RNA sequence: AAAAGGCAAAAUCAGAGUAAUCUGGUGACGCAAAGCCACGGGUCCUGAAUUCCAGGACAGCCGGGUUGCCGAA
Repeated sequence: AAAAGGCAAAAUCAGAGUAAUCUGGUGACGCAAAGCCACGGGUCCUGAAUUCCAGGACAGCCGGGUUGCCGAA
């Protein structure tokens, strides 16, 4: 290379949460780390009130760390 296998966006249904968002079903836009970790930046939510600050969400925004599948000639 090829093939097997993996994940699952939007939308929608049910549930949790003040919210961002999350979990499960259907679904498949994409993904070779779209596995894991909020460490740096970023975005978003809530409180407080403009900044600063506190708590939270996003790993499918970028970087970093860490583990890792197949692989012919």
Molecule: c-di-GMP-I riboswitch aptamer
Organism: marine sediment metagenome